[in-house]
């Protein structure tokens, strides 16, 4: 170095949304670059062609159905989506929101050209693969 037992931790999670560099600032921060991430427009080829207020599109899991409702909504279901190191079952919990573009977008190489925020630690048993450490 490697395998195998045994014990013993886990500072993370969702989300692209992280990592850096440089300026200014006593600091928090704030401006700006790089590199990664991720979203949109955007040929040909393919698809669509039957639409044009019943507007349409995008982000995002966050839609869709039924019923009640003059309507705001409110009630079930289904689909998603979260339940804390990763995966899988099972109960069980909890959410299905909000924001853009603006009469306009199907795919889509070059190309252009935006974002890089928030917000938590909210449950158990089971089963599986892993990672670190010690011995």
């Nucleotide at each position: 170095g490697a395998a195998a037992a045994u014990c013993a931790c886990a500072c993370g999670c969702u989300u692209a949304a992280u990592u850096u560099c440089g300026a200014u600032g006593c600091a928090g921060a704030u401006c700006g670059g790089a590199a990664g991430c991720g979203g949109g427009g955007g040929a040909a080829c393919c698809a669509a062609u039957c639409u044009u207020u019943u507007g349409g599109g995008g982000u995002g899991u966050a839609u869709c159905u039924g019923g009640c409702u003059u309507g705001c909504g409110c009630c079930a279901g289904a689909c998603g989506g979260a339940g804390a190191g990763c995966u899988c079952u099972u109960u069980c919990u909890c959410c299905c929101a909000a924001c853009c573009c603006g009469a306009c977008a199907g795919c889509u190489a070059a190309c252009c050209u935006c974002g890089u925020c928030a917000g938590c630690g909210g449950a158990a048993a089971g089963a599986g693969a892993g990672g670190u450490g010690a011995c």

The prediction has a mean pLDDT of 76. Predicted 3D model of a 135-nucleotide RNA (c-di-AMP riboswitch aptamer (ydaO/yuaA leader)) from Ferroacidibacillus organovorans.